[in-house]
Molecule: SAM riboswitch aptamer (S box leader)
RNA sequence: AAUUCAUCCAGAGAGGUGGAGGGACCAGGGCCCUGUGAAACCCAGCAACCGGCAUAUGCACGGUGCUAACUCCCCCGGCUGUAUUGCCACAAUACACCGGAAGAUGAGCG
Numbered sequence: 001a002a003u004u005c006a007u008c009c010a011g012a013g014a015g016g017u018g019g020a021g022g023g024a025c026c027a028g029g030g031c032c033c034u035g036u037g038a039a040a041c042c043c044a045g046c047a048a049c050c051g052g053c054a055u056a057u058g059c060a061c062g063g064u065g066c067u068a069a070c071u072c073c074c075c076c077g078g079c080u081g082u083a084u085u086g087c088c089a090c091a092a093u094a095c096a097c098c099g100g101a102a103g104a105u106g107a108g109c110g
Base pairs, nucleotide, nucleotide: 003108004107005106006105007104008103013043015042016041017040021033022032023031028074029073030072044067045066046065048064049063050062051061052059053058054057071102075100076099077098078097080096081095082094083093084092085091086090
């Protein structure tokens, strides 16, 4: 790499260095964040998973993880709901909802 399972609308900085970029990944689009300072690093914090300790909920001690926006939105399906339009065989579109795919994180397997 592949694969299995669980979770994904909670939480977390007015700090230092740094200097222009960033929002996981390839390409593109949308919409945003950013010099009232991006990424990155340090520190600080959070507590999702595993372990540890105390105990039924905490500690943040070890291993990961995370600290704008639902996983920022964009894909597919639905004998679901609402609205609009066309016009009534019912259809199309939009939004919502449900499911899936993809992705992220952890734990296992390998």